[in-house]
The part of an RNA shown here (large-subunit ribosomal RNA, domain IV) has 356 nucleotides and comes from an activated sludge metagenome.
The full RNA is in RNAcentral, with records from SILVA.
Its Rfam family is "Bacterial large subunit ribosomal RNA". Gene Ontology terms of the family: structural constituent of ribosome and ribosome.
The coordinates come from a structure-prediction model, not an experiment, and the mean pLDDT is 87.
Context: one part of a larger RNA
RNA sequence: UCUUCGUUAAGGAACUCGGCAAAUUAGCCCCGUAACUUAGGGAUAAGGGGAGCCAUUGGUUGUGAAUAUUGAACGAUAGGAGCGAUCGAUGGUCGCAGAAAAGUGGCCCAGGCGACUGUUUACUAAAAACACAGGACUCUGCGAAGACGUGAAGUUGAAGUAUAGAGUCUGACGUCUGCUCGGUGCUGGAAGGUUAAGGCAAUAGGUUAGUGCGAGAGUACGAAGCUUAGACCCGAAGCCCCAGUAAACGGCGGCCGUAACUAUGACGGUCCUAAGGUAGCGAAAUUCCUUGUCGGGUAAGUUCCGACGUGCAUGAAUGACGUAACGACUUGGGCACUGUCUCAACGAAGAACUCG
Numbered sequence: 001u002c003u004u005c006g007u008u009a010a011g012g013a014a015c016u017c018g019g020c021a022a023a024u025u026a027g028c029c030c031c032g033u034a035a036c037u038u039a040g041g042g043a044u045a046a047g048g049g050g051a052g053c054c055a056u057u058g059g060u061u062g063u064g065a066a067u068a069u070u071g072a073a074c075g076a077u078a079g080g081a082g083c084g085a086u087c088g089a090u091g092g093u094c095g096c097a098g099a100a101a102a103g104u105g106g107c108c109c110a111g112g113c114g115a116c117u118g119u120u121u122a123c124u125a126a127a128a129a130c131a132c133a134g135g136a137c138u139c140u141g142c143g144a145a146g147a148c149g150u151g152a153a154g155u156u157g158a159a160g161u162a163u164a165g166a167g168u169c170u171g172a173c174g175u176c177u178g179c180u181c182g183g184u185g186c187u188g189g190a191a192g193g194u195u196a197a198g199g200c201a202a203u204a205g206g207u208u209a210g211u212g213c214g215a216g217a218g219u220a221c222g223a224a225g226c227u228u229a230g231a232c233c234c235g236a237a238g239c240c241c242c243a244g245u246a247a248a249c250g251g252c253g254g255c256c257g258u259a260a261c262u263a264u265g266a267c268g269g270u271c272c273u274a275a276g277g278u279a280g281c282g283a284a285a286u287u288c289c290u291u292g293u294c295g296g297g298u299a300a301g302u303u304c305c306g307a308c309g310u311g312c313a314u315g316a317a318u319g320a321c322g323u324a325a326c327g328a329c330u331u332g333g334g335c336a337c338u339g340u341c342u343c344a345a346c347g348a349a350g351a352a353c354u355c356g
Stems, first nucleotide, its partner, number of pairs: 001351008010342002014340001019337001028050004036041001038172001052093012067078004094098001106335007113327002118130002134170007146156003173322004178252003183249002185245005192240003198234002203229005210221004253271005280314001281311001292308005
């Protein structure tokens, strides 16, 4: 010096990103216990008090001796000693200390998020993430849909049958869940447009038996067959089209003017849109400007709480807003407590170091 511990004057979070760590508290009995609440809770809320041992004594209770009465007898009735159990009371007594050791909740107030118990990154993340009961939509009539499999057999779903099974979203509970179907998706429709393979096949090309011409070489035409190309016409779903559907994917405006001071604008005008954000909440896990402004808390507060609303860029099952209980979550404050600190000191054990 390091590691792990113990103690500490005065102060008591001044430490620090942050009370991290440590300390406090602690079991039992008695008293007492708030807001809020889903009436169950909250709650061991909070906050107080008691405790050892000895003696005496009281209540309750277990067992039940001596003795007395009676009876012919077994016995019965009364009786309460002694010995226990338990709950107290009074007095005394020892120590620093009586839950004497070990083990054994610190508490409160106010926010955020998630209802809760659970689950998770085996080896840096335990959470506000996942799940969840509950809610909703969609598909599926059974040889079901969905899934595995080779477009198979087969299996699963299920020895189930729409109060069932599957998929997706949301996430207890309470109050609610607005407008928009123009785009994309899905569902339905079928008049018209477009449209494949294929069908029908006009027509055109290649080849050449043959014919014409030529003295010949050759050249021109060219049936049938074979073959190549192939217009028009017919030809489904799909797409275009027509509707529906947002707890489907999604989306939810701008400018100008206006009221008896000023300001503001219930009101008016105009442009655009499928429709222009409703209720609620709001500088928020969302607010850039921003340490917004006001209030509270502090001597002093970029955090925190309550408001305001000018929402850069909130908003309703990608759910909105509340919410008791719960949380090794997170933010702010307070009480208690302390070597976290002012500011360090001493001690113990083990290392380091020296010698062997």